A computed fold for a 538-nucleotide part of an RNA from a metagenome, annotated as small-subunit ribosomal RNA, 5' domain.
The coordinates come from a structure-prediction model, not an experiment, and the mean pLDDT is 83.
Its Rfam family is "Bacterial small subunit ribosomal RNA".
Context: one part of a larger RNA
């Protein structure tokens, strides 16, 4: 010198982009933070209209019709997104390869089907326990929810013969017999009521895409003051399992296997792309972005599903807070704000779903602390300003001084001419919006000019940021400079105080009566909204 997720100390005008618990993976009050679909399904409060009845005359009951909340059944979704670094030294991560050893929801494509039943059970009503929390009995009902039955070419099992092929265990196509093994309707259009037809679901295979699993070569910190470790341990035979290869489990049988090219121990540690730094080689590092892994109060378990061994899911158990009627329940911010605690430190309980993405819907829409803003902080990095030009009675003061002085702050001021960026004021005023939705022309689709789908054209809405950026006027130099050093290193010196005292100090070293080193002024140097300090890396 560079460089920081810095803090500290003095000081401080705007602006753009960024960054912002690094410590106790301490503990948390409160609000949010995954819901959605009525075009799967039955039921339906409030409220509206209408009619009857009572009558107290404007309530109230009884019914029909619209009307749609919260609750339920069913479907997707909740396994993503968001967080953190505890634990991990490990096929955790990087690169390169295997799977002829697998698995894949929703998307995409082929080829085929969607035929006839069936019994329940929530909401719902009574009745009853319980402080809560929740539950019990007994009665009624739907469905794309649950079960059978049919159909089966392709699947898949057995058994059986054939071709091609691989290093190989084996794969791939092919013949024949058996034998297994689905399904769901929703809503449009037209109908001559027979049915035609379009959407979107439904079920069986085959292909893709996409996402994951597994196995393997290499590479991935410190200590030998860690030198011997291992009994499911190492290999095999069977068997289980499992989406899948294996001791991955189990019975047996062998007595292996691993290590000074570091086994086993201990310690530290999430890896990486990157980022720093340097000429490079390397070193140092893993914050913000991205990709992977792990974890979600501690430990352990499965469950449902295509996908979890599940952060706002069960279940057990431990600490630990909380409620209780003591009998017993309730909970998990390492999601976004905040709180308290630790600490040198580290942000608001803030707007929107406008926009870009997810969820879920045929759409319209919902939801969405993800995301888009905004807000606080000179944390950092870049712009810009704090005037320009002219001006010597070289004022006035201030410092130094050999004093009728003279130097020096200094063209600096004062004055004269000019300029208005920014900051204020006023008026104007966005880009981010294009989609959805309506209509209209054409295409596809159909028996069809409905429906429905799509290209184009027209047209109507949508904006948190925000009356923000930008533009325009308007006054007036007006409202805008500190900070650290001047002994050498190393730009920059003098005068007083002080007197080895205070006290300075990265190193060398100053200071013991004239100190350019302490301390205060003047002066001056060097950065500049900042300047030093301290810490950490090269």
């Nucleotide at each position: 010198g560079g460089a920081c997720a810095a803090a500290c100390g003095c000081u401080g005008g705007c602006g753009g982009c960024g960054u912002g618990c690094u410590u106790c993976a301490u503990a948390c009050a409160u609000g949010c933070a995954a819901g959605u679909c009525g075009a799967a399904c039955g039921a339906g409060a409030a409220c509206c209209c209408g009619a009857g009845a009572g009558c107290u005359u404007g309530c109230u009951c009884u019914u029909g019709g619209g009307g749609g909340a919260a609750a339920g059944u069913g479907g997707c979704g909740a396994a993503c997104g968001g967080g953190u670094g505890a634990g991990u030294a490990a096929c955790g991560c990087g690169u390169g390869g295997a799977u002829a050893a697998c698995c894949u929801g929703c998307c995409c494509u082929u080829c085929a089907g969607c035929g006839g039943g069936g019994g329940a059970u929530a909401a719902c009503c009574a009745u009853c326990c319980u402080a809560a929390c929740g539950g019990a009995u007994g009665g009624c009902u739907a469905a794309u929810a649950c079960c059978g039955c049919a159909u089966a070419a392709a699947g898949c099992c057995u058994u059986u013969g054939a071709a091609u092929u691989u290093c190989a265990u084996g794969a791939u196509u092919u013949u024949a017999a058996g034998g297994u093994g689905a399904a769901a309707g929703a809503u449009g259009a037209c109908u001559u009521c027979g049915g035609u037809u379009g959407u979107c679901a439904c079920u069986g295979a085959g292909g893709g895409a996409u996402g994951g699993a597994u196995c393997c070569g290499c590479g991935u910190c410190c200590c030998a003051u860690c030198a011997g470790g291992u009994a499911g341990u190492u290999g095999g035979u069977g068997a289980g399992g499992u989406a899948a290869a294996a001791g991955c489990u189990c019975a047996c049988c062998a007595a292996g296997c691993c290590a000074a090219c570091g086994a086993c121990g201990g310690g530290u540690a999430g890896c990486c792309g990157g980022c720093c730094u340097g000429a490079g080689a390397g070193g140092g590092u893993g914050a913000u972005c991205g990709g992977c892994c792990a974890c979600a109060u501690c430990g352990g378990g499965a469950c449902u599903g295509a996908g979890a061994u599940a952060c706002g899911g069960c279940c057990c158990g431990g600490a630990c807070u909380c409620c209780u009627a003591c009998g017993g329940g309730a909970g998990g911010c390492a999601g976004c704000a905040g709180u308290a605690g630790g600490g040198a430190a580290u942000a608001u309980u803030g707007c929107c779903c406008a926009a870009u993405g997810g969820a879920c819907g045929a759409a319209a829409g919902u939801c969405u602390g993800a995301g888009g803003c905004a807000g606080c902080a000179a944390c950092g990095c870049c712009g810009c300003g704090u005037g320009a030009g002219g001006g010597a009675u070289g004022a006035a003061g201030g410092u130094g001084u050999u004093u009728u002085u003279c130097a020096u702050c200094g063209u600096a001021a004062a004055c004269c001419u000019c300029u208005u960026u920014c900051a204020g004021u006023a008026g104007g005023g966005a880009c981010g919006a294009a989609a959805u939705c309506c209509g209209c022309c054409g295409a596809g689709u159909u028996a069809a000019u409905a429906c429905c789908u799509c290209u184009g054209c027209g047209g109507u809405c949508u904006g948190a940021c925000g009356g923000u950026a930008c533009c325009u006027a308007c006054a007036g130099a007006a409202g805008a400079a500190g900070c650290a050093c001047c002994g050498g290193c190393u730009a920059a010196c003098u005068a007083c105080g002080u007197g080895c005292c205070a006290g300075c100090a990265g190193c060398c070293g100053c200071g013991g009566u004239a100190a350019a080193a302490c301390g205060u002024a003047g002066g001056g140097u060097g950065c500049a909204a900042g300047c030093g300090u301290u810490g950490u890396c090269c």